[in-house]
Context: one part of a larger RNA
Parts: sequence; C1' cells; structure tokens
RNA sequence: UGACGGGGGCCCGCACAAGCAGCGGAGCAUGUGGUUUAAUUCGACGCAACGCGAAGAACCUUACCAAGGCUUGACAUCCUGCUAAAGCCAUAGAGAUAUGGUGUCCCUUCGGGGGAGCAGAGACAGGUGGUGCAUGGUUGUCGUCAGCUCGUGUCGUGAGAUGUUGGGUUAAGUCCCGCAACGAGCGCAACCCCUGUUGCCAGUUACCAGCACGUAAAGGUGGGAACUCUGGUGAGACUGCCGGGGACAACUCGGAGGAAGGUGGGGACGACGUCAAAUCAUCAUGCCCCUUAUGUCUUGGGCUACACACGUGCUACAAUGGGGGGUACAGAAGGUCGCUACCUGGCAACAGGAUGCUAAUCUCCAAAACCCUUCUCAGUUCGGAUUGGAGUCUGCAACCCGACUCCAUGAAGCUGGAUUCGCUAGUAAUCGCGCAUCAGCCACGGCGCGGUGAAUACGUUCCCGGGCCUUGUACA
Repeated sequence: UGACGGGGGCCCGCACAAGCAGCGGAGCAUGUGGUUUAAUUCGACGCAACGCGAAGAACCUUACCAAGGCUUGACAUCCUGCUAAAGCCAUAGAGAUAUGGUGUCCCUUCGGGGGAGCAGAGACAGGUGGUGCAUGGUUGUCGUCAGCUCGUGUCGUGAGAUGUUGGGUUAAGUCCCGCAACGAGCGCAACCCCUGUUGCCAGUUACCAGCACGUAAAGGUGGGAACUCUGGUGAGACUGCCGGGGACAACUCGGAGGAAGGUGGGGACGACGUCAAAUCAUCAUGCCCCUUAUGUCUUGGGCUACACACGUGCUACAAUGGGGGGUACAGAAGGUCGCUACCUGGCAACAGGAUGCUAAUCUCCAAAACCCUUCUCAGUUCGGAUUGGAGUCUGCAACCCGACUCCAUGAAGCUGGAUUCGCUAGUAAUCGCGCAUCAGCCACGGCGCGGUGAAUACGUUCCCGGGCCUUGUACA
C1' cells in the first nucleotide's frame, strides 16, 4: 500500500422486512449427473454449468459406433499423357461403386486457347486430433457498481502520501463549500433509438366530419383534406416560476401551470481491472501428433438407452371453475417453392376446387372478457398421463425416432417437508398472438407483441452483495 476481521461509523441494492404469485410433492417436456451401451460424439460445473453452445439430431446434420470402400485423396495450386465430357438409361450391389449402352462442350486468326473428365509421378492436401495453462478475436462475471488513474507541485531517507480526505448533497468522484495542492484523462451524465403531448408539411393502399349516390349491411361509390393514422421536420421539461428549509451555496420539501416534473418511462451504451473464468468444436493461429489414416466416401445404428438423483419449465389438483350456445375488442411481425378469402366433402386433422395479394390494398387473425344455460363438491361433466384402434400431413423414407386428428381408455394428483426463487406499476399475476431456425417437428424452449390488470414497502435491527472513511493484523 492492499487484502481480511463473528472491529467501528456512514450509505445503497427486491438484500431483508411488508405483500403477490411460485419452486420443492404429482404427471409430462427438456437439460445434466450416474448407470448402461458397439456407440450412447464433444464442450459448459457455485453465484457466473444444467430449455447452455443447439434460431430445429428420422436420412442429412454428425463430429460417435459397426460393416463395406478409396489412398495425391471429398477440397486447392503446379507437371506429364490421354480423352470427349457432364448428364441420362440398363444391370449387379445395402449403397459408395463397378460394367455396358446412349451422348458428345465453348471460342478460334484453324496454329491454338478456355473449361471438364480419366490415368500417373510427387510437391502437397486433409484432421470437429492435443494444448483456452503458448495465443488473437469474442464472451461471461463483480456491475450500469462509482469508481480507476495521470502530469506538475508539495510532504516523506524510502515504499508511498497528497490530489481522490473533510462539511453538506446526489442515482452518481453529481455538484457546492473548505483544504498544499492546481489541473487533466478513462468512467457518471448528456449527445443516439423507441415511447408519452402538440404545430407545420404531405394524403395512398390508411381515414370519413359535412355534401351527394347507394346497400339487407358495409368508406361500397363520387367527393373531401377536417379527424384517426402514416412519416418527415419543428416545439416542449430547464428545478425555468412561486413559497418553506439550507452556509446568501450545492441542493431539498411543497405548490402552480402543464400531455409529461425534478434522470418522465424503456433501450442501446459496461471504466482500470478480477476470476491462468469460458471458447483451439464459429473463426484465426504457435507448437506437438496422424498421413493406405486420427484423412475421406457409403449403408445402417447411435446422439432419443433407463433401477435412479438434480436443475429449468408446462399441465393440473377445480365452482373467481369445467361443459354447451351466442356476441365483441389488439399490437407487432410474416407471406410467391408462400399466405390464402370463399365454396364443396369430411365428426376432425385435412383434402378438392377457386379468388386476391410481391402487400397500410389480399391474407394469416385472437384468447381471457361479456350474456344465456348446465354441472353442485364427488377423484367428479375436475385432471389429463398411459394404452388400444382408425386416420391426416410433411418427406426418398416416420420400425428404432415426427407432429396432428377422431373413437375408446381414463393413471398420479385434493395446494406440496426442510428449504428456496421472482417481482415496486401498466410492474407481478393472468390471457392469447407473432417471428427466427425450419420439408416436417418432438417449441411446454427462445425472442418479441398486445388484452385484462393488482397487493405492499413501518423501516434498515438482522441475512446476502456492494461503496466510502477509520481501526487491528498470525496474510501478500
């Protein structure tokens, strides 16, 4: 000087407390450990691994295993020779592949050139093989915590100190005052994006107040440029104004006006560094290793196993509910290998027709809610696992191993021990919708969107994490 303390002081954070809804019990989904296996590919391991890499494992992917093949190679450059290919068809084979048939490239100054295939020789290719403790790059974390430093000066023999401490204040090393310090940098804040109000400009595919036409109904039509909206450019919030407190400061408390008030709400943005943190399997890369194999091709299997244990979720245990009927209201995205109105068939998944839309034009397109009715507290008209049967769709192919539909079946479960997690407002809870990946889908995941919409916070004694000052030290 740091670090640490079951030392002290001050302060903060869904840290506790106050509340609401959960996890831990059940079934299922998913990841992991373990076990098993020919293989169950690899990585990730307290917080900060475990619905994580994986925004899609039937084949492919695929890295693993078994079997069958190749050896200048599946891929790149260079040399020599030969050929006309490639593709298509047939046969054998599980296929890779092999054989046969068919077929026979482009330019040309006719010398040749370009591209392609086959064979050969080697230089080389190739490696998801090892090392993240050799590395770059990227990322997590403390933590959006308020800190981390430098120049000059001064003090100290020196390591260092000062500044950065002190009195106030703030979300903030934010600002004010003081001070042997005076300044400065990286952070904080602001500048950026979305959202909340509004002026102007613009008016189609969006809109419809007034006028006219028109309909069973409908911006459907003429028209309009008001309103909504779209999207461009401005305004607006700054403790600016008033009052109280305060050191006449910074600031704080209350009020006015205002769509919004003291950072308005949300996002992007992550200082010096810490953890030899993670990643050699995104990529790049040093060194080491393999080179008829640790490379490469194919078929099939495996990654989906199952006495068990854990994490994360979904669905429930019901009446604030289940069933039946009726009737409304979104936002944000997507769509031509697509989204599909409408009609017909089917109980349905869906199929067959057919129409519009490369989209503010067409389409996908709501559910909780509300109204009527039924059930009457039961393992039930709760719950839906599991299993049997019949089907639909995608795809070369659903046995291992897809999703969905219908009929039947109807398990556990009556609110979950110790413990433990999230959340302070349009939040929690609850309800549905969309997208990426994607042929399909094991999505109950992830990322977004809107609908309905709470309770509680006395307070900082305690638990956890952190910041500043100070003190002690068996630590560096």